Predicted 3D model of a 73-nucleotide RNA (transfer RNA) from an uncultured Clostridia bacterium. The prediction has a mean pLDDT of 81. The sequence was found in a public genome assembly. It matches the Rfam family "tRNA". Rfam classes the family as a transfer RNA. Rfam describes the family as follows. Transfer RNA (tRNA) molecules are approximately 80 nucleotides in length.
[in-house]
RNA sequence: GCUGGUGUAGCUCAGUAGGUAGAGCGCAUCCUUGGUAAGGAUGAGGUCACCGGUUCAAAUCCGGUCAUCAGCU
Numbered sequence: 001g002c003u004g005g006u007g008u009a010g011c012u013c014a015g016u017a018g019g020u021a022g023a024g025c026g027c028a029u030c031c032u033u034g035g036u037a038a039g040g041a042u043g044a045g046g047u048c049a050c051c052g053g054u055u056c057a058a059a060u061c062c063g064g065u066c067a068u069c070a071g072c073u
Base pairs, nucleotide, nucleotide: 001072002071003070004069005068006067007066010025011024012023013022019056027043028042029041030040031039049065050064051063052062053061
């Protein structure tokens, strides 16, 4: 330099024939207990890496950029 994969919550990851963003763990509050742990209930937390394009509508399609992983030279 070229090719391909990946980028979504604090962490690990789902979510593709475009249509209100999810799970587990973790976190907060409450219940339970003499007190922890365990268990239960409720809740918070995301500009879907970034910039543009297409569309009534984009995490999803298209182009570019960045980061990272692998391969080729």